[in-house]
Molecule: c-di-GMP-I-GGC riboswitch aptamer
Organism: Domibacillus robiginosus
RNA sequence: UUAAUAAAAGGCAAACUAAUCGAAAGGUUAGGACGCAAAGCUGCGGAUCUAAAAUUCCUAGAAUAAUGAUAGCCGGGCUGCAGAAA
Repeated sequence: UUAAUAAAAGGCAAACUAAUCGAAAGGUUAGGACGCAAAGCUGCGGAUCUAAAAUUCCUAGAAUAAUGAUAGCCGGGCUGCAGAAA
């Protein structure tokens, strides 16, 4: 330095519950652990989710679709603990 993984020290926190923000998807805080070697950060590419406003149809519903969301969907970019082995 690269790659990924024994040990040691630790770290994060799914579902669910409560409060709260949001039209919703979903977010935040607290509890809680399904799991995670980047489950650290980042909406750059793909993918998925929602549809308030807007537009269209027209009789109250339907369709379109991101400027919204998901980083614990995949990939990319940046950063990072330890050191038995290579």